[in-house]
Bacterial large signal recognition particle RNA, 267 nucleotides, folded computationally.

RNA sequence: CUGCACUAGUCGGGGAGCUAGCGGUGCCCUGUAACCUGCAAUCCGCUAUAGCAGGGAUGAAUUCCCGACCGAGGGGAUGUUCUGUGUCGUCUGACCCCGGUAAGCAGCGUUGACGAUCCGGUCUCGCGCAAGGUCAACCCGUGAACCAUGUCAGGCGGGGAACCGAGCAGCAUUAAGCGGUGCUUGGCUUGUGCCGCGAGGUCGCCGGGUCCGAGCCGGCUGCCGGUGGUAACGGAUAUAGCGCAUGAUUCGGAGUCGGGUGUGCAG
Numbered sequence: 001c002u003g004c005a006c007u008a009g010u011c012g013g014g015g016a017g018c019u020a021g022c023g024g025u026g027c028c029c030u031g032u033a034a035c036c037u038g039c040a041a042u043c044c045g046c047u048a049u050a051g052c053a054g055g056g057a058u059g060a061a062u063u064c065c066c067g068a069c070c071g072a073g074g075g076g077a078u079g080u081u082c083u084g085u086g087u088c089g090u091c092u093g094a095c096c097c098c099g100g101u102a103a104g105c106a107g108c109g110u111u112g113a114c115g116a117u118c119c120g121g122u123c124u125c126g127c128g129c130a131a132g133g134u135c136a137a138c139c140c141g142u143g144a145a146c147c148a149u150g151u152c153a154g155g156c157g158g159g160g161a162a163c164c165g166a167g168c169a170g171c172a173u174u175a176a177g178c179g180g181u182g183c184u185u186g187g188c189u190u191g192u193g194c195c196g197c198g199a200g201g202u203c204g205c206c207g208g209g210u211c212c213g214a215g216c217c218g219g220c221u222g223c224c225g226g227u228g229g230u231a232a233c234g235g236a237u238a239u240a241g242c243g244c245a246u247g248a249u250u251c252g253g254a255g256u257c258g259g260g261u262g263u264g265c266a267g
Base pairs, nucleotide, nucleotide: 001267002266003265004264005263006262009058010057011056012030013029014028015027020047021046022045023044024043035055036054037053038052039051064260065259066258067257068256069255073251074250075249077246078245079244080243082241083240084239085238086237087236088235091234093233094230095229096228097226098225099224100223101222103221104220105219107216108215115211116210117209118208119207120206121205122204123200124199125198126197127196128195129193130192131190132189133188134187135186136185137184138182139180140179141178142177148173149172150171151170156165157164158163
């Protein structure tokens, strides 16, 4: 070096997640010439030689092992656009409110503003008038089987008689009571009054007179102030999600390059 037989190894790898950790099932990426059966998310199997059990193929190399490069893809970080949610009220923001100012507009004002002063009203008390209500008187009507009055037919009683007596019904009148009216009178009363008289009070408002002689007002805009309010909007801040970007971030498939790896027999 060649042939045959065998052994280690290999028959996919990776990311996130789960886990004390490792591997697997499930998800994602990558890749293929890249085994089969059973197990498993309220997991399954293991323990640094870290899937287990059973079967099969390949086998020392294009396929196994190590290193470098490259880098699909995943994770993490930071920044940022947009969207959602929470918080703040510190922001010359916004909106609302309050106070001030009086530049502009509007309104009032030489048919006289503001101010000053006087009178009256509004307010209180008293008296009156009127109105309403109620009661009483007055007036009218009605009003008693008998126990009211008058007259009392008939009838009754007494008497010899004249006559006398009591007296029902009727009629008339009337008491208490009941009802009515309001022209009238009196008493009491009032959520009454464009009412009158007198006294008091006030400077707030209203009306008017006189003096003065040009402002007044604060509705809208503007400006100033508010340790006033709100939180829809802007803003700040926190957080979640989609997207994008960044890098001496982390893991890293496939690929490329380099290196490494047995045993026995025979020639």